[in-house]
This record gives sequence, structure tokens and C1' cells, in this order.
RNA sequence: GUCCCCGUAGCUCACCAGGAUAGAGCGACUCCCUCCUAAGGAGUAGGUAACAGGUUCGAGUCCUGCCGGGGACG
Repeated sequence: GUCCCCGUAGCUCACCAGGAUAGAGCGACUCCCUCCUAAGGAGUAGGUAACAGGUUCGAGUCCUGCCGGGGACG
């Protein structure tokens, strides 16, 4: 330099033939239980879906650019 893959909650990841409120586990916080802690039970908060544009009635999902990470080739 060329090509491929990935970027979604604090972390690990789903959701991917575009359809309406974006989810799970772990973690955080609150409550219950307990003499206390742990475990267990109930609940709450947390996301401009890397970033910027475009297509569309509608985009996390499609297209383009850019940034970062990983890989292959030279």
C1' cells in the first nucleotide's frame, strides 16, 4: 500500500433479507431476607447503536467517507 472482519449499556455480546418502545448476562444502585456478611428474591438506572453524511415513509441493519482495533497478502 491492497483486501477482509469488527466497532451496540461500565464489561462480554445478541438483535442483522430495513418496521415502529434497542435487549441479555455480568457489574452498579435500592428494597426484602439475615444478628452481620455472603448467597438467594424483587426492582431501578444506564445506549447520539465509534464519528460524519447519503438513500428511504422509515436505518443499529443498506451506501459513501473518516477514525480506531484485528487479520491476510505484498
This is a predicted structure of a 74-nucleotide RNA (transfer RNA) from an Erysipelotrichaceae bacterium.
NCBI's taxonomy places the organism under Bacteria, Bacillati, Bacillota, Erysipelotrichales, Erysipelotrichaceae.